[in-house]
Molecule: small-subunit ribosomal RNA
Organism: metagenome
């Protein structure tokens, strides 16, 4: 520190989303070992069982049992044994009575509050503790317990009887304290217990003394009470809250102020700085993240709260209204004899439960540290330690060195690579585990004795020091520490497409299944699943979950709002923020010092200790804050006083569609009324509907009524915005100039507030020409609930009240201030010139347009900012749901306003980019149209395709498939079918073993292949074998099987269309643009100017080839001019001319005239064989169509291998209701027939062409000269000549069938050509629509090849003879080019998308009701309780009283207040559910349109 995702590609906004750290975590897979921590988060759900707060006998009076002392009596002669009873000592200890039980230890429900944090304050309490002052005298009555009676099941309880005490009560004294102005009056106490000379006392004990305890005041210390300031959650779709409220006064009450209560009086208190109401939360030190500031949390440990089965209540007591107390209500649970009782784990364990999930019913008082206690000691589940879980940190091991390229695995291009120095072997360590052995530290104390110090009268006690002894350890025989053995016992998960380290194979085949985001998987998956290998962590290693970060994506540090989400529809204006220039004061804000505080822990620096580290531990820093206290005073505030620059007001001037009401004008439509006229009008793409012969429209005149205001009129003016337009005048807002005066910061800005706010709608009542939603009608269309046209009703208009809302847009808040010009225009005023005015200069206010600087993602803003700054206000935070629900305010109602959330999705979005497109736009080009000219489609017939049929009717090709692959389908071709066979194979190569042949010949069967059988019969040689062949095995052959979407190559097609790129510069964030665009011109990106380009490649053209002229060379199979010869170039001769075939020359816009920018091109002219690329060829940039082809041949992977390979035999690609396409031949006289006669090129020939004769009506046939070719063969035809037909289905056309024949071939059945004769069909120029042609070209004739035994050939390539018409021109169709221009396309218009309906899931809205939770309130009931009154029952202390008895006090009862639960009625608020309804999400192939996007076909 960043990265992945929107596109074709870029940029910027933007959201998702990954890398990081954390954690009380849970799940999977694994799992040696140790030290430290840590561990119910949910169900504050409900709990078996044990333990969690008890001690003191040195407060008391007992009881028990032990000792031991006396001992009454009883047995006995007696020792003696027994032994009531008393005493004394120790031991236990039920109750009384003191202290503890309010701590510690849980838990996190409540609580948004002085609870907490952090500073202060005080009117105020504190047992125990420390210090100081006084006292602790002298009396009484009870009462547990004991024991007796009695009730209950128990729990417990009732009555009587005796008892004590540091228990309870007077009473004295009063240092002290309360109270009060004083006088004065009132106010405690308790005793226990060691020791001890003298003296007293019979003893006890008296006295001394010492320690413990009590009473009283004081200080102190701890701890607590109460009050304040300041911090710290969300919501306003809670905005108003409050009757003890707010304050007083007095009184009560409390340790203490106080509405804390209560009477009275007044009526106030909170609030936009968020009251009151909802949700949610324990706060805090800290912990986790982070650079930091921040945000998220509050587990363990430390502080403080609040709670303890749920509500309520008090008592006791220093201190509770009390977790292991009371006492009521309630809900559970248990126990019961049914009458009653008991019970509270959010104390340690540990059950159930729920849930993803959280441990042992374990040791121990050794320590520490509490309680009680003179003390030993008891208690302590606090705490100290083990268990248990990898839950988390932290540390160790799981060995190390040598040792080749074993083997097995994988992968291969078969060569090899990896796994891999990894194994094996070899040597050597010894940590942890293991087994032996030694063996801590945590201990300080306390008990005893002994020495001396203190107290004292005292060597006693008793305290405090020092010595001695014997002692005290749960962990634990643990840690350490030593021998010993032996690599032995100890390695996994996760990933491996890009983010992100780390790749192949096989396997699946949009299936299975992966995925944090993009996003893999539809037959070659690095993305699924195995597998080798790789990469990363490692006793872990992944995945969900949550928190921070990354995210500067809520922006305080540190963001925006013209078009991405974001400026309110405009003004006034209240809070509230902000604010000019002095002067003086004050010091609240601000600064610097100083003091308290800001707990320990924690972090963070330094030491320090455990073998380190985590952990422990000392000390420092630190704790960014709060307070108080002294000081500065520049700035802000505040106060006081000034000032004239901001603001205002006064004169004067002058400009405007600013505003209200109100008069009034003319054109123009429509209407009425009347005149003129006659058939149409009127509408539209074209038409109807409509109107009009009852007279329209035209047109003239009268007149009515509404409702805008031509020209001026301007990017022009006013105005805060909407808006404002005929002309008068009244009223009346603002703004500007100029000039001086006054006032003296009055200014800016503005949440709530108020006003106003097009047009549409609403109300009431007017008015209605025009033009017009609804609504009719007529078109149009598949349909037309529209575009169009005909009517027309609300409504536009006026007044009056409402609505409040727009793309209410400059999509740009307002105010100031500062930063370069140019130029136009409105208003004013000043110069200067003039006779005046304009024009020109300069200045203030407006309104535009270009541009600098800056600024912006970009576009583009630019003194009228989107620069640069400041105040102040509104407003955004990913897209849809959704300008939506619900609530609430507002409205007559439509509705406005305010405004979520569930789900869904990874994008939506801005700006520019390159292309493609368009029923955008200009420009050009093409047999693209147009003009011609012959065709196609009609008919027959041939051929080829679809389709149907079939055992097969083999495959492939569909603008670019269809006389196409195929230049020859009777067998064969052949792929197909059907039948019969064959299996190392019809072919290749190698091994192994086997025989010696092989080949030739014969024979059987058989449709053939094929099976069987018989015959003949090897070379070479180093003797090992080797050559050829056959069997039989093994490797492999073979396959026209798939995949042309796995390739290669070839090939079509856009298109011979003129394009399509780089370099280096340059501009630009970048995509990408210059260049290649612009002017002219060309067939052309050809070429010339210009130009931030400036070069250069593929393409164009030109080099190539034919042809057309000429010149040269060479003449033989070509030729004959001249000479001769012949029948004949037939010979002789000759090479002049043809021609043949090699070199050559020629044409280049090259002369010359014009024309434009004078460059480049173009017209024109003549020369010339030929003239503007002369004709044609071949030649096809960069790319597209996953276009064609695995059936030409290669090839990757797949598939079959007695077959998806091989041979054979028939059969089939020829099948026929149909339908297309390419062609012949026709339909006929420019013609057909007959007869005569002329004139070619190119090219082929030996398994050939084949003359001359002869034969056949003819194919043909016999026969064979000549030719391996300019030498021999191979007949042009159409045309001309003469004759016949005379417009008919013909003397046209020849289909079709019938007979007879040639011929090729093994073979013409299926299913060949040709020939005689014979038969003669449809057809009479072809509907819609379509083709080629621009000149030696269409047309039209006929010749020749290739294939090939023949032949469907009428196809194909080639030749040559005859040989035309037409092009104005580019509106239009089709196809391309190049610029612009919009785009919501980019799979690129065969594009994109929109809304209803259906079907399916999903979330959520309203909804008659139901059923819950919380809360207010009104009444009714009222337990316990404390207070307050009462009291005729009950009562020991004190008082009087000789006593009975009163008295004061107290128990009990009783009422009254208050009140928990509980009833009952009405509301708030939230939840759930629910016939039925609304819409929204999303869902590969559903339906009906086709609304957006180009001008989207109606912007």
């Nucleotide at each position: 520190a960043g990265a992945g995702u929107u596109u074709g590609a870029u940029u910027c906004u933007g959201g998702c989303u990954c890398a990081g750290a954390a954690c009380g975590a849970a799940c999977g897979c694994u799992g040696g070992c140790g030290g430290c921590g840590u561990g119910g988060a949910u169900a504050a759900g409900a709990c078996a069982u044990g333990c969690a707060a008890g001690u003191c006998g040195a407060a008391c009076g007992g009881a028990a049992c032990a000792u031991u002392a006396c001992g009454a009596g009883u047995a006995g002669c007696a020792a003696u044994a027994u032994g009531a009873g008393u005493g004394a000592u120790g031991u236990u200890u039920a109750g009384u009575g003191g202290c503890g039980a309010a701590c510690g230890g849980g838990u996190g429900c409540g609580u948004a509050a002085c609870a907490c944090g952090u500073g202060g304050a005080u009117a105020c309490a504190u047992u125990c503790c420390g210090g100081g002052a006084a006292g602790c005298g002298g009396g009484g009555g009870a009462u547990a317990g004991c024991c007796c009676a009695g009730g209950g099941a128990a729990a417990c309880u009732u009555g009587g009887a005796u008892u004590a005490a540091u228990a309870c009560c007077g009473c004295a004294u009063g240092u002290g304290g309360u109270u009060g102005a004083a006088a004065a009056a009132c106010u405690a106490a308790a005793g226990g217990u060691g020791g001890g000379g003298a003296c007293c006392g019979c003893a006890a004990g008296g006295c001394c003394u010492g320690c413990c305890a009590c009473u009283u005041c004081c200080c102190g210390a701890u701890u607590g009470g109460u009050c304040c300031g300041c911090g710290g959650c969300c919501u306003a779709u809670c905005a108003g809250c409050u009757a003890g409220u707010u304050g007083g006064u007095g009184a009560g009450g409390u340790a203490a102020u106080g509405g804390c209560u209560c009477a009275c009086c007044a009526a106030g208190g909170c609030u936009a700085c968020g009251a009151c109401g909802g949700g949610u939360a324990g706060c805090u030190g800290g912990u986790c993240u982070u650079a930091g500031a921040g945000g998220a949390c509050g587990a363990c440990c430390a502080g403080c709260c609040a709670c303890a089965c749920u509500g309520g209540a008090a008592c006791u007591g220093a201190g509770a209204c009390a977790c292991g107390g009371u006492c009521c209500a309630g809900a559970c649970a248990c126990c019961u004899a049914c009458g009653g009782g008991u019970g509270g784990c959010a104390g340690c364990a540990g059950u159930c439960g729920a849930g993803a999930a959280u441990c042992u019913u374990u040791c121990a008082c050794a320590a520490u540290g509490g309680g009680g206690g003179c003390a030993a000691c008891c208690c302590u589940g606090a705490u100290g330690g083990a268990g248990c879980g990898a839950c988390g940190c932290c540390g160790c091991g799981u060995g190390g060195a040598g040792g080749a390229u074993a083997a097995g695995g994988u992968c291969u291009u078969c060569g090899g690579a990896u796994u891999g120095u990894a194994a094996a072997c070899u040597c050597c360590u010894g940590u942890c585990a293991u087994g032996c052995g030694c063996g801590a530290a945590c201990a300080a104390g306390g008990u005893u004795g002994c020495a001396g110090g203190g107290u004292u009268a005292a060597u006693a006690c008793c305290c405090g020091u020092g010595c001695a002894a014997a002692u005290u350890g749960a962990u634990g025989g643990u840690a350490c520490c030593g021998c010993a053995a032996g690599a032995g016992g100890a390695a996994g998960a996760g990933a491996c497409g890009g983010c992100u380290a780390a790749c192949u194979c096989u396997g699946u085949g949009c299936c299975a299944g992966c995925a944090g985001c993009c996003g893999c998987g539809g037959u070659a998956a690095u993305a699924c699943a195995g597998a080798g290998g790789u990469c990363u962590c490692a006793a872990g290693c992944g995945u969900u979950g949550u928190u921070c970060g990354g995210a500067a994506u809520c922006a305080c540090u540190g963001g925006g709002c013209g078009u991405a989400a974001a400026g309110g529809g405009u003004g006034c204006g209240u809070a509230g923020g902000u604010g000019g220039c002095g002067u003086g004061g004050u010091a609240a804000g601000u600064c610097a010092g100083a003091u308290g505080u800001g707990a320990a822990a924690g972090c963070c620096c330094g030491g320090g200790g455990c073998u380190c580290a985590a952990c422990c531990u000392c000390g420092g820093a630190a704790c960014u804050g709060c307070a108080u206290c002294c000081g500065a005073u520049a700035c802000u505030a505040c106060c006081a006083u000034g000032c004239u620059a901001g603001a205002g007001u006064a004169c004067u001037g002058a400009a405007g569609a600013g505003g209200u009401g109100a008069c009034u004008a003319g054109a123009a439509u429509u209407c009425u009324c009347g005149g003129u006229g006659u058939a149409g009008c009127a509408g539209u793409g074209a038409a109807a509907u409509g109107c009009g012969u009852a007279g329209a429209u035209a047109u003239c005149g009268u007149g009515a009524g509404g409702a805008a205001u031509a020209c001026c009129a301007g990017a022009g003016g006013c105005g805060a915005a909407g808006g404002c337009g005929g002309c008068u005048a009244c009223c009346u807002g603002g703004a500007c100039a100029a000039u001086u005066g006054c006032u003296g910061a009055c200014g800016c800005u503005c949440a709530g507030g108020c006003a106003c706010g097009a047009a549409a709608g609403c109300g009431u009542g007017g008015g209605g020409a025009g033009c017009a939603a609804a609504a009719g009608g007529g078109a149009u269309u598949a349909g037309a609930u529209a575009c169009c046209c005909c009517u027309g009703u609300a409504g536009u208009c006026c007044a009056c009240g409402c609505c409040c809302u727009a793309a209410a847009c400059g999509g740009u808040g307002c105010a100031c201030a500062c930063u370069a010009g140019g130029u136009c225009u409105u208003g004013g005023c000043g110069g200067a010139u003039u006779c005046g005015a304009u024009c020109c200069c300069a200045c203030c206010a407006g309104g535009g347009c270009c541009c600098a600087a800056g600024c912006u993602a970009a576009c583009g803003c630019g003194u009228u900012a989107a620069g640069u700054g400041u105040g102040c206000c509104g407003c955004c935070u990913g897209a849809g749901g959704a300008c939506u629900a619900c609530c609430g305010u507002c409205g007559c109602a439509a509705g406005a306003c305010u405004a979520a959330a569930a789900c869904u999705c990874a994008a939506a979005g801005g700006a520019a980019u390159u292309g493609a497109c368009g029923g955008g736009g200009g420009c050009c080009c093409g047999c693209a149209c147009a003009a011609g000219c012959g065709g196609u489609g009609g008919a027959g017939u041939a051929u080829g395709u679809g389709g149907c049929u079939c055992a097969a009717u083999u495959c492939g090709a569909u603008c670019c498939a269809c006389g196409c692959g195929a230049a020859g389908a009777a067998c064969u071709u052949u792929a197909c079918c059907u039948g019969g066979c064959c299996u190392u194979g019809a072919c290749a190569u190698g091994c192994a073993u086997u025989a010696g042949a092989c080949c030739g010949g014969a024979c059987c069967u058989g449709a053939a292949a094929g099976g069987g059988u018989c015959u003949u019969u090897u070379c070479c040689u180093u003797c090992g074998g080797g050559a050829c062949u056959g069997g039989u095995g093994c490797a492999c052959a073979g396959g026209u099987g798939c995949u042309g979407c796995a390739u290669g190559g070839c090939u079509g097609u856009c298109g011979u269309c003129a394009g399509c790129u780089c370099g280096u510069g340059u501009c630009g964030u970048g995509a990408g643009a210059u260049g290649u665009u612009g002017c002219g011109u060309u067939a052309a990106g050809u070429c010339g100017c210009g130009c931030a380009a400036c070069g250069a490649g593929c393409g164009c053209a030109a080099c190539c080839c034919c042809u057309g002229u000429c010149c040269u060379u060479a003449g033989u199979u070509g030729c004959c001019a001249u000479c001769a010869u012949u029948a004949a170039g037939u010979u002789g001769g000759g090479c002049a001319c043809u021609c043949u075939a090699g070199a050559g020359a020629g044409a280049c816009a090259a002369a010359c005239c014009c024309u434009c920018u004078u460059u480049g091109a173009g017209g024109g002219u003549g020369g010339g064989a030929a003239g503007g690329u002369g004709g044609g060829g071949a030649u096809g940039a960069c790319g597209u169509c996953a276009a064609g082809u695995c059936a030409g041949g290669a090839u990757g992977g797949c598939c079959c291998u007695u077959a998806c390979g091989g041979c054979c035999a028939g059969g089939g690609c020829u099948g026929c209701a149909c339908a297309c396409g390419u062609a012949c031949u026709a339909c006929a006289a420019u013609g057909c027939c007959c007869g005569g006669u002329a004139c070619a090129g190119a090219g082929g020939g030996a398994c050939g062409c084949a003359a001359u004769a002869c034969c056949g009506c003819g194919a043909g046939g016999u026969g064979g000269a000549g030719c391996a070719a300019a030498u021999c063969c191979u007949c042009a035809a159409a045309a001309c000549c003469g004759g016949g037909c005379c417009c008919a289905g013909u003397u046209c056309a020849g289909a079709u069938u019938g007979u007879a024949g040639u011929c090729u071939g093994c073979a013409a059945c299926u299913c060949g050509a040709c020939u005689a004769c014979a038969u003669g069909a449809a057809g009479u120029u072809g509907g819609a629509a379509u083709c080629g042609c621009u000149a030696g070209u269409a047309a039209u004739g006929g010749c020749g090849c290739a294939u090939c035994a023949g032949c469907u050939a009428c196809g194909g390539c080639g030749c040559c003879g005859u040989g035309a018409a037409u092009a104005c021109g580019u509106u239009c169709c089709c196809g391309g080019g190049c610029c612009u221009u919009g785009u919501a396309c980019a799979c690129a218009c065969c594009g994109c998308c929109c809304g209803u309906c259906a079907c399916g899931u999903c979330a959520u809205g309203a909804a008659a009701g139901c059923c819950g939770g919380u809360u207010u309130u009104g009444c009714c009931c009222g337990a316990a309780g404390u207070g307050c009154g009462u009291u005729u029952g009950c009562c020991a202390a004190c008082c009087a009283g000789c006593a009975a008895u009163g008295g004061a006090g107290g128990c009990g009862g009783c009422g009254c207040c208050c009140u928990a639960a509980g009833g009952u009625g009405a509301g708030g608020c939230u939840g759930g559910u629910a016939a039925u309804u609304g819409g929204g999400a999303c869902g590969a192939a559903g339906u009906c349109g086709u609304u957006a996007c180009a001008a989207g076909g109606u912007a």